[in-house]
Annotation
RNAcentral holds the sequence, with entries from ENA. This is a predicted structure of a 76-nucleotide RNA (transfer RNA) from Candidatus Melainabacteria bacterium RIFOXYA12_FULL_32_12. Its Rfam family is "tRNA". By type it is a transfer RNA. Its family is annotated with triplet codon-amino acid adaptor activity in the Gene Ontology. The coordinates come from a structure-prediction model, not an experiment, and the mean pLDDT is 82. The organism belongs to Candidatus Melainabacteria, within Bacteria.
RNA sequence: GGGCAAUUGGCGCAGUUGGUAGCGCACUUGAUCGACAUUCAAGGGGUCACUGGUUCGAGUCCAGUAUUGCCCACCA
Repeated sequence: GGGCAAUUGGCGCAGUUGGUAGCGCACUUGAUCGACAUUCAAGGGGUCACUGGUUCGAGUCCAGUAUUGCCCACCA
């Protein structure tokens, strides 16, 4: 330098054919318990890596940028 993949709550991951962003764990509150843990109930937390474009409408499509990983090539 070229190619491919990934980027979504604190962590791990879903998200179909573009149409109101979800699950598990964790966290908070309450109940249960002598207490802790477990269990049960309820709740909070994301403008989807960034910028721009297309569209009535973008996590999803297009272009560019960034970071991480893998492969290939080149130089010494």